[in-house]
RNA sequence: GGCGGAAUAGCUCAGUUGGCCAGAGCAUUCGGUUCAUACCCGAAGGGUCGCCGGUUCAAAUCCAGCUUCCGCUA
Numbered sequence: 001g002g003c004g005g006a007a008u009a010g011c012u013c014a015g016u017u018g019g020c021c022a023g024a025g026c027a028u029u030c031g032g033u034u035c036a037u038a039c040c041c042g043a044a045g046g047g048u049c050g051c052c053g054g055u056u057c058a059a060a061u062c063c064a065g066c067u068u069c070c071g072c073u074a
Base pairs, nucleotide, nucleotide: 001073002072003071004070005069006068007067010026011025012024013023019057028044029043030042031041032040050066051065053063054062
């Protein structure tokens, strides 16, 4: 240099052949339980879906470019 993949909550990830409130587990906070702690149960907070444009009535999802990371390859 060429080809392919990934980027979504603090962390690990799901999500779609465009619309249904953007979700799960862990973590954090609060509450329940306990003499108390842990376990367990419940609730809450936390997101510019990497960046910037395009298509569309409507984009995390489709298209172009860029950034970072990973793999293959001359």
Molecule: transfer RNA
Organism: uncultured Clostridia bacterium